RNAcentral holds the full RNA, with entries from ENA and SILVA.
A computed fold for a 351-nucleotide part of an RNA from an uncultured bacterium, annotated as small-subunit ribosomal RNA, central domain.
The coordinates come from a structure-prediction model, not an experiment, and the mean pLDDT is 85.
Context: one part of a larger RNA
RNA sequence: UUGGGCGUAAAGGGCGCGUAGGUGGUUGUGAUAGUCAGAUGUGAAAUCCUCUGGCUCAACUGGAGAACUGCAUCUGAAACUUCAUAACUCGAGUACAGGAGAGGGAAACGGAAUUCCCGGUGUAGAGGUGAAAUUCGUAGAUAUCGGGAGGAACACCAGUGGCGAAGGCGGUUUCCUGGCCUGAUACUGACACUGAGGCGCGAAAGCGUGGGGAGCAAACAGGAUUAGAUACCCUGGUAGUCCACGCGGUAAACGGUGAACACUAGGGGUGGGGAGUGUAAUCCCUUCUGUGCCGAAGCUAACGCGUUAAGUGUUCCGCCUGGGAAGUUACGGCCGCCAAGGUUGAAACUC
Numbered sequence: 001u002u003g004g005g006c007g008u009a010a011a012g013g014g015c016g017c018g019u020a021g022g023u024g025g026u027u028g029u030g031a032u033a034g035u036c037a038g039a040u041g042u043g044a045a046a047u048c049c050u051c052u053g054g055c056u057c058a059a060c061u062g063g064a065g066a067a068c069u070g071c072a073u074c075u076g077a078a079a080c081u082u083c084a085u086a087a088c089u090c091g092a093g094u095a096c097a098g099g100a101g102a103g104g105g106a107a108a109c110g111g112a113a114u115u116c117c118c119g120g121u122g123u124a125g126a127g128g129u130g131a132a133a134u135u136c137g138u139a140g141a142u143a144u145c146g147g148g149a150g151g152a153a154c155a156c157c158a159g160u161g162g163c164g165a166a167g168g169c170g171g172u173u174u175c176c177u178g179g180c181c182u183g184a185u186a187c188u189g190a191c192a193c194u195g196a197g198g199c200g201c202g203a204a205a206g207c208g209u210g211g212g213g214a215g216c217a218a219a220c221a222g223g224a225u226u227a228g229a230u231a232c233c234c235u236g237g238u239a240g241u242c243c244a245c246g247c248g249g250u251a252a253a254c255g256g257u258g259a260a261c262a263c264u265a266g267g268g269g270u271g272g273g274g275a276g277u278g279u280a281a282u283c284c285c286u287u288c289u290g291u292g293c294c295g296a297a298g299c300u301a302a303c304g305c306g307u308u309a310a311g312u313g314u315u316c317c318g319c320c321u322g323g324g325a326a327g328u329u330a331c332g333g334c335c336g337c338c339a340a341g342g343u344u345g346a347a348a349c350u351c
Stems, first nucleotide, its partner, number of pairs: 003321004007303002012317001014201004021194003025088007033081002035077008049065006091191001092188004096183004103177007110154001115149007125136002162169002206247006215241002220236004258316006266294002269291006276284001298305002322351003332344004
């Protein structure tokens, strides 16, 4: 390489949009590039194969045939792929009427709590722990009441509930805005799927500039513990956490499960719609779309998965190929206003 694979053994890209490319619904007609059939030419000799000779046999070798699975041209076929054309509506989409939602962005507002400041009451402790101490407090703390400041987060509702492509999203109101679901008709007429490169989004930590700073808290300091304790526990505490604009581009970015479509038993929950029977209403029945559980067949090394597949198939992309050295390796490239680093990614050697 072929092949075989990718939930847990090595292996699904963090996620989307989309270029090239690959793949692609139903019907008619035509073309005939692929495809199929026939013919002609060519396909050197030797070799291989078959038959038959020569060396006493064989190896070796002479002769004849077949074959040389290929290529070119011509003639024909038209099922499939392709191309052209005409049409279709089931895929896809548009319009209309409803619906749910922590989807996104901006602004304003609200209450509880912590801390701090001022004032009142009040007096000797408070705090903290396994026990203590560092620490705070007679310059009046802790506790309690009233007033004020400021920042951050939004208890209950809250739910294997909802929304989003993923990261993620939770107080209230307003404005702007994306997607989704259901119903019935009308319209477009394959407009689709996937997607190398590319472009965009992308938790936390981190970086730059300027703000902000209540609580928490890397680093750091002290107190304990301990043989030691550069920790776990305690008292403090700076970056940071917050905001604006940029950079960065990684995570156990996980369902450790790429995307799309079709098919293949059921059962009982829950979210959002619709139809039907019926009613005061709940309910009941059915259908579409989500989200969890249990399970037929089947699959799996097993665990388990099981209409939300890891079942049965098709299309496209990504990735794997023994362990270490080594994914924070080396060298080089690219990215990084500027670093940290990211991305791509070996070998010697060794088992």